Annotation:
A computed fold for a 97-nucleotide RNA from Pseudonocardia endophytica, annotated as SAM riboswitch aptamer (S box leader). The organism belongs to Pseudonocardia, within Bacteria. Of the family's consensus pairs, 82% are formed in the model. The sequence is in RNAcentral, with records from Rfam.
[in-house]
């Protein structure tokens, strides 16, 4: 950089710094915000995926697969990806090469 695959109405917030915007982009709406938005940091949590360990099931062992739990990487923690329409849509994970 990126073909391709999966998911996106479930779930999970406090504190510190900062100070005016935010909910990806465009139009329209709705909502959040000086009772502190976005961002950054710390801690906590949630859950999918990948890796890994242990248990368990597939008659036994190995492999492999299902499943449960833990740990690690990444992600996420107002509202359906806020809603409708739009577009080379977007986001996150995996990922041949």
């Nucleotide at each position: 950089g990126a073909a391709c695959c999966a998911u996106c109405a479930a779930g999970a917030g406090c504190g510190g710094c900062c100070g005016a915007g935010a909910g990806a982009c465009c139009u329209g709406g709705c909502u959040c915000g000086u009772c502190g938005a976005a961002g950054c940091c710390g801690c906590a949590g949630c859950a999918g995926u990948c890796g890994u360990g242990c248990g368990u099931c597939g008659u036994c062992c190995a492999c492999c697969g299902g499943u449960g739990c833990g740990c690690g990487g990444u992600g996420c923690u107002a509202c359906a990806g806020c809603c409708a329409g739009g577009a080379c849509c977007g986001a996150u994970g995996g990922g041949a090469g």